[in-house]
RNA sequence: CCACUCUGGAAAGCAGGGCGCCUGGCGCCCUCACCGACGGGGAAAGCCCCGGCGACGGGGUGAAGCUCUCAGGUUCCGAGACAGAGGGGGA
Numbered sequence: 001c002c003a004c005u006c007u008g009g010a011a012a013g014c015a016g017g018g019c020g021c022c023u024g025g026c027g028c029c030c031u032c033a034c035c036g037a038c039g040g041g042g043a044a045a046g047c048c049c050c051g052g053c054g055a056c057g058g059g060g061u062g063a064a065g066c067u068c069u070c071a072g073g074u075u076c077c078g079a080g081a082c083a084g085a086g087g088g089g090g091a
Base pairs, nucleotide, nucleotide: 001089002088004086005085006084007083008082013032015031016030017029018028019027020026021025033074034073035072039070040068041067042066046061047060048059049058050057051056
């Protein structure tokens, strides 16, 4: 550093309509409203390059619990960034 196992782990709709089924639950589609902590997009200072007498301009690089919500999610379950524990693999 990587994956695996166990544990902890937030936010937001038990939304409306339609269809189907193993029929009160589940799945899919549409509509409106939301969340940010799977994933993903964006880029500040700084640094580098180019142009310029200079001021400055252009380009590159550049992080997230920031931001955007494409994806994902909005009863429970599940998922879940991150954290703890365990035994492994690699450098």

Predicted 3D model of a 91-nucleotide RNA (Glycine riboswitch aptamer) from a marine sediment metagenome.